[in-house]
A computed fold for a 79-nucleotide RNA from a marine sediment metagenome, annotated as c-di-GMP-I riboswitch aptamer.
Its Rfam family is "c-di-GMP-I riboswitch aptamer". Gene Ontology term of the family: cyclic-di-GMP binding.
Of the family's consensus pairs, 95% are formed in the model.
The coordinates come from a structure-prediction model, not an experiment, and the mean pLDDT is 90.
RNA sequence: AAAAGGCAAACCUGGUGAAAGCCAGGGACGCAAAGUCACGGGCCUAACGGAGGGAUCCGAUGGUCGCCGGACUGCCGAA
Numbered sequence: 001a002a003a004a005g006g007c008a009a010a011c012c013u014g015g016u017g018a019a020a021g022c023c024a025g026g027g028a029c030g031c032a033a034a035g036u037c038a039c040g041g042g043c044c045u046a047a048c049g050g051a052g053g054g055a056u057c058c059g060a061u062g063g064u065c066g067c068c069g070g071a072c073u074g075c076c077g078a079a
Stems, first nucleotide, its partner, number of pairs: 006031002011026006029066001035072003039069003042064003048059004
């Protein structure tokens, strides 16, 4: 550079959750790891707990791997 493919953003529908979000179907913005893992950092939520007269604030044991790093694994091939 090709070849065979793969995944699936936003949005819509249904479900689930307190929420963030997640699951399924449709759908493609994109992705050479946009495969897997919450190990480190960041970010999101706050049911519940604490503070407050109140508005609200703080806190993850919840979440995000398509935020970054790391770990493990993987298709093809000029190499």